[in-house]
Molecule: transfer RNA
Organism: Anaeramoeba ignava
RNA sequence: GUUAGUGUAGCUCAGAGGGAGAGCAAUCGACUGCAGAUCGAUAGGUCAUGGGUUCAAAUCCCGUCACUAACA
Repeated sequence: GUUAGUGUAGCUCAGAGGGAGAGCAAUCGACUGCAGAUCGAUAGGUCAUGGGUUCAAAUCCCGUCACUAACA
C1' cells in the first nucleotide's frame, strides 16, 4: 500500500429498520457477631466519528479515524 473484519455501559459481549440490553464489576439494602457467599434494588450509553437513504438508523450506503488479520 491492497483486501477483509471489528468499534454498543468500567470489562466481556448481544442487539439483522420502530422497546438500547445481558453477564461480571460498582453503589444501596436484606441476611450475618463481622466479612464472604446468596437474594433484591439502583445507577451507569453523544451506539468510534462526519455525511447520505428513510416517516423512522446501533442496524442500510459512502467517507474518515483506531485496532486486528491476510497479501504485498